[in-house]
Context: one part of a larger RNA
RNA sequence: UGACGGGGGCCCGCACAAGCGGUGGAGCAUGUGGUUUAAUUCGAAGCAACGCGCAGAACCUUACCAGCUUUUGACAUGUCCGGUUUGGUCGACAGAGAUGUCUUCCUUCCUGCAAGGGGCCGGAACACAGGUGCUGCAUGGCUGUCGUCAGCUCGUGUCGUGAGAUGUUGGGUUAAGUCCCGCAACGAGCGCAACCCUCGCCCUUAGUUGCCAUCAUUCAGUUGGGCACUCUAGGGGGACUGCCGGUGAUAAGCCGCGAGGAAGGUGGGGAUGACGUCAAGUCCUCAUGGCCCUUACAGGCUGGGCUACACACGUGCUACAAUGGCGGUGACAAUGGGAAGCGAAAGGGUGACCUGGAGCAAAUCUCAAAACGCCGUCUCAGUUCGGAUUGCACUCUGCAACUCGAGUGCAUGAAGUUGGAAUCGCUAGUAAUCGCGGAUCAGCACGCCGCGGUGAAUACGUUCCCGGGCCU
Repeated sequence: UGACGGGGGCCCGCACAAGCGGUGGAGCAUGUGGUUUAAUUCGAAGCAACGCGCAGAACCUUACCAGCUUUUGACAUGUCCGGUUUGGUCGACAGAGAUGUCUUCCUUCCUGCAAGGGGCCGGAACACAGGUGCUGCAUGGCUGUCGUCAGCUCGUGUCGUGAGAUGUUGGGUUAAGUCCCGCAACGAGCGCAACCCUCGCCCUUAGUUGCCAUCAUUCAGUUGGGCACUCUAGGGGGACUGCCGGUGAUAAGCCGCGAGGAAGGUGGGGAUGACGUCAAGUCCUCAUGGCCCUUACAGGCUGGGCUACACACGUGCUACAAUGGCGGUGACAAUGGGAAGCGAAAGGGUGACCUGGAGCAAAUCUCAAAACGCCGUCUCAGUUCGGAUUGCACUCUGCAACUCGAGUGCAUGAAGUUGGAAUCGCUAGUAAUCGCGGAUCAGCACGCCGCGGUGAAUACGUUCCCGGGCCU
């Protein structure tokens, strides 16, 4: 000077408390450990690993295993030799395929008058290629975390032999090292805040694909007409403790079911992450030092594996029911996606789906709501709850669903009657609950990222638990 203390003082945070809903018990999904295995590729490990890298493992992916196979190599640059000059394509044979042998047809790269050159194909030898091999404790870059916590520093001056101190401490105040006052300090920088995006109010510009008050018209904003309204998307305004009262030190500020206002004291949300910490994570995104392999630790292929299963843990989904299940009926969104795509109407099928093909590069067409309301039924039961599991029959994608896809119908109908110790989230359009969209993607979502619908309870307070800040 720091760090630490079951030292002290002050102060914050869903930290506790007050509430609401979960997890821990069940079944399933998913990740991990363990075990197994020819292989079950690798990494991640308290918070900050474990629905994490993986925004999607049938082949591919793929890095793993078994077998088959290639050796200047799948890819790059350079040298030499040969070639009919490019690109595509049909088929046959052997083979699991890679590959090898043969073959049909179409087309004929660039420059140049030509020669030639480039490009392309094949071959040779070597320099080299190649490595998801090791080291994240050699590194860059990127990321997590403390933490959106309020801190971290510098110049000059002053003090101290010096390490250092001062400023940054103190009195108030704030979400804040925020601001005010004081002070051997005076200033400044990185952070805070503001500037940026978005939602909420108003004005204005514009009026199609959007809208419809008035007029006519229609089954229908359908058409004429209109751009007032809604909406869309550009530009502005608006909030500043500005006003009033109280309080305070005449300050900063604080208080008020104060006024006005769509909004009030940071209006809500986002983006934004200081100096640093953890030799934190990543050499398997990429880059890269060193080391290692070079007929193999490189390359290709077929099949298998990453999907195993006495078990243990994490994260989720579905439930255990009547605030419910089932049947019928009636409504109301937003974000988004769409051409090798979205696919309407109509028809077929109990259904997944099929036929069909209108319209639409989309405010025009299309994907396209559920919870909810109303009517009926069930009457507390392992049930008309719950849907695992299994059998049969199908649908779709795709060369191909055996290992190992998703979905549908019929049948089957398991555990489960609210969950021990313990533990998690959340303070408002939040929790809870309901569906919808998107990325990835041929197909596959209970995950992830978004969107809207319905819409609570509680906070006395800071003694205690956890984390953090300042002074000592």
The part of an RNA shown here (small-subunit ribosomal RNA, 3' major domain) has 472 nucleotides and comes from an uncultured bacterium. Its mean pLDDT, the model's own confidence on a scale to 100, is 85.